[in-house]
RNA sequence: GGAGGGAUUCCCGAGUGGCCAAAGGGGUCUGGCUGUAAACCAGAUGGCUUCGCCUUCGCAGGUUCGAAUCCUGCUCCCUCCA
Numbered sequence: 001g002g003a004g005g006g007a008u009u010c011c012c013g014a015g016u017g018g019c020c021a022a023a024g025g026g027g028u029c030u031g032g033c034u035g036u037a038a039a040c041c042a043g044a045u046g047g048c049u050u051c052g053c054c055u056u057c058g059c060a061g062g063u064u065c066g067a068a069u070c071c072u073g074c075u076c077c078c079u080c081c082a
Stems, first nucleotide, its partner, number of pairs: 001081007010026003018065001027045006046054003058074005
């Protein structure tokens, strides 16, 4: 230099334009159980003024009634070729 793949919540990781604050696992917190702990079970795990509202999927724009998902540019990481 050329080709391809990737960046998602505390971590890993799934995610057909609408049913997504976004599966599942881990961790953490709370409760149950236990003499204590572990294991196990239940719930919670972006924020708030919680019938709901607001913000968020690398960064900045764009398309659309509607974007984590499509398009453009950029940043970073990985693989292959030269």